[in-house]
Context: one part of a larger RNA
RNA sequence: CUGGGCGUAAAGCGUGCGCAGGCGGUUCGGAAGAAGAUGUGAAAAUCCAGAAACUUACUUUGGAGGCUGCAUUUUCACUACCGACUAGAGUGUGUCAGAGGGAGGUGGAAUUCCGCGUGUAGCAGUGAAAUGCGUAGAUAUGCGGAGGAACACCGAUAGCGAAGGCAACCUCCUGGGAUAACACUGACGCUCAUGCACGAAAGCGUGGGGAGCAAACAGAGUUAGAUACCCUGGUAGUCCACGCCCUAAAGCAGUGUCAACUAGCUGUAGGGCCUUCGGGCCUUGGUAGCGCAACUAACGCGUGAAGUUGACCGCCUGGGGAGUACGGUCGCAAGAUUAAAACUC
Repeated sequence: CUGGGCGUAAAGCGUGCGCAGGCGGUUCGGAAGAAGAUGUGAAAAUCCAGAAACUUACUUUGGAGGCUGCAUUUUCACUACCGACUAGAGUGUGUCAGAGGGAGGUGGAAUUCCGCGUGUAGCAGUGAAAUGCGUAGAUAUGCGGAGGAACACCGAUAGCGAAGGCAACCUCCUGGGAUAACACUGACGCUCAUGCACGAAAGCGUGGGGAGCAAACAGAGUUAGAUACCCUGGUAGUCCACGCCCUAAAGCAGUGUCAACUAGCUGUAGGGCCUUCGGGCCUUGGUAGCGCAACUAACGCGUGAAGUUGACCGCCUGGGGAGUACGGUCGCAAGAUUAAAACUC
């Protein structure tokens, strides 16, 4: 420099923002680049054909080709620049839906514990038992109290969010989105190495909290054994605040982002219009199920593409060794990240 690929065969970074870089809508213009044409430098040598000399070389006539420079001129299209535009992008106004985020407050059911009352011999647990709890009065039941965690029904292939994720109710602060008709800005855009931010659970640090559940641990069972499955207990943890960790089968689909184009049908959610109030139509934006063409090794996908194309990034290149060693960076640690080779088949 380059090929073929990335749903399931190796391969899409967990997700976003974004500097550099790459790419970039419509149109006028003059000109820079670029491309073409003409002229010129330009002669000799070289090559081809011929002539003279006995022949060859040298010589000579005609022709051909070539390098690069300069000047003039042309421009359908392309790139850059200048000016303009509104179809991309955005702003304003009105309306709308939503478990989007943060903070504070409030509530009811349930579990556990405590106090008092009633009441008496069992309760709990299992395949069956036992450990365990109970005459110092348990379990059950009534009243009162404490405390922590989670929010039944609604609830849905529903909704929102970039992803992780988000669910009792109320208030405050706040992000994003959709939509209608206009007005405005005028390409302000797309992607993005390095970078920055977010990132379940578990884990770590400091200080709180601790009802239930429950690694570890103890006991009782099962078993040939049982460091398990089952049972009785039970500590970290789970919860809160702040600070780390940065990984997941990090998931609509094992499917990067953006844009354009290419049959439809059926639900559902948001918005708009019409309505005879039964419903009908449109829509971009969403969420599901089918399906034509096309594609695919097949499965399947199919306007939300894995179809037809373009822009940019990431990644792959036989299995094992190995996501390991060494080194670097990060971390309190656990470890994370980057990442080989020998050897072997």
The prediction has a mean pLDDT of 80. Small-subunit ribosomal RNA, central domain from uncultured Bordetella sp., 345 nucleotides, folded computationally.